[in-house]
Background
RNAcentral holds the sequence, with entries from ENA and Rfam. This is a predicted structure of a 100-nucleotide RNA (Bacterial small signal recognition particle RNA) from Anaerosporomusa subterranea.
RNA sequence: AGUUGGGUCUUGCGCAAUGGGAACUCAUGAACCCCGCCAGGUCCGGAAGGAAGCAACGGUAAGUGACAACUCUCAUGUGCCGCGAGGGUGCCUGAUUCUU
Repeated sequence: AGUUGGGUCUUGCGCAAUGGGAACUCAUGAACCCCGCCAGGUCCGGAAGGAAGCAACGGUAAGUGACAACUCUCAUGUGCCGCGAGGGUGCCUGAUUCUU
């Protein structure tokens, strides 16, 4: 000096990380316009009995709150982790050839 490979650079995919959201779980949550069960009382009936049904109680819906992890989803100037493509102006590095 030449050739060639890799890294740095760009980019795609994947994975991880970080942050958000949703779901799950729990709690709370309907005087009536949810469900169940319906004290009292009301209605029908001569009676037996029946009907509707407020409060209370129980359950639940929308919603609200709490919550570590797991699951799903979204995002990224996180990673330089894996695979691939691009690029070869510059820098780093390996191998090799020639010359001095």
Its Rfam family is "Bacterial small signal recognition particle RNA". From the family's description: The signal recognition particle (SRP) is a universally conserved ribonucleoprotein involved in the co-translational targeting of proteins to membranes. Rfam classes the family as a non-coding RNA gene. A source record names the gene ffs. Model confidence (mean pLDDT): 77 of 100.